The part of an RNA shown here (large-subunit ribosomal RNA, domain VI) has 266 nucleotides and comes from a Minisyncoccota bacterium.

Context: one part of a larger RNA
RNA sequence: CGUAAGGCUCUUGAGGGUAGUCGAUCCUAGUACGAGAGGACCGGAUUGAACGGACCGCUGGUCUGUCAGCUGUCAUACCAAUGGCAAUGCUGAGUAGCUACGUCCGGAAGGGAUAAGCGCUGAAAGCAUCUAAGCACGAAGCCUAACCCAAGAUUAUGAGCCAGUUAGCCGCAAGGCUAACGACGAUUCGUAGAAGACUACUACGUUGAUAGGCUCUCGGUGUACGCACAGUAAUGUGUUUAGCCAAGGAGUACUAAUAAUCGUGA
Numbered sequence: 001c002g003u004a005a006g007g008c009u010c011u012u013g014a015g016g017g018u019a020g021u022c023g024a025u026c027c028u029a030g031u032a033c034g035a036g037a038g039g040a041c042c043g044g045a046u047u048g049a050a051c052g053g054a055c056c057g058c059u060g061g062u063c064u065g066u067c068a069g070c071u072g073u074c075a076u077a078c079c080a081a082u083g084g085c086a087a088u089g090c091u092g093a094g095u096a097g098c099u100a101c102g103u104c105c106g107g108a109a110g111g112g113a114u115a116a117g118c119g120c121u122g123a124a125a126g127c128a129u130c131u132a133a134g135c136a137c138g139a140a141g142c143c144u145a146a147c148c149c150a151a152g153a154u155u156a157u158g159a160g161c162c163a164g165u166u167a168g169c170c171g172c173a174a175g176g177c178u179a180a181c182g183a184c185g186a187u188u189c190g191u192a193g194a195a196g197a198c199u200a201c202u203a204c205g206u207u208g209a210u211a212g213g214c215u216c217u218c219g220g221u222g223u224a225c226g227c228a229c230a231g232u233a234a235u236g237u238g239u240u241u242a243g244c245c246a247a248g249g250a251g252u253a254c255u256a257a258u259a260a261u262c263g264u265g266a
Stems, first nucleotide, its partner, number of pairs: 001152001006162005015149004021049007033038001051106005059100004066093005071086006110144003117137001119135002164181007184263005189205005210256003213252005219245003226239005
């Protein structure tokens, strides 16, 4: 820009893509078959490998804005306590998130037309013949079926819904013109996000829990500082399952979501 007024919410599916794998065990059955050795078709059940998708409750990994321990040095005048730097200074743990080595699920079944192949009926050619007319089967393959995208599918689908009032002027009337407001819808802007390069998408914008803050909580670390006591001291014990805390959850308007614009009565 188009889809012949505009907008919102659903929707059909032309077409396209993904997937499509292979074992083992058990039953049937030690049956059919076979002198024996051996040993099935068909049908049913279970369990795997690799591959793929989703997810993070479990098991783990990571977790450079969490907690603790430790060293050197500098600073806060000193002690103590902290902070900076040293690969995140090093080490031990670790929430959310992201993940696999973790968990769950998938390949199918069914239908249609067939290939090789197997047939029925059957002449040419009194026989025979699956073929010439006709008819029936038959594959991991083809078309479906399953999942995903999908109306720029220009043949541009379909359905539902939204939407005028006031004032003035003209007109015999039907109606027309102008102005204002504005339902409805959309955007800019803002607060953000399990969305993201940007854009887009999604949530919210005071009729508000969108983010931050605060409170509580889950969870992490592992018992803070100070003081008291014991000890010559290093240190230990008590206060203390303490103190501190990121991304999780809930609540709460304290802070910030101010404000503005556009489309349209066919």
Its mean pLDDT, the model's own confidence on a scale to 100, is 86.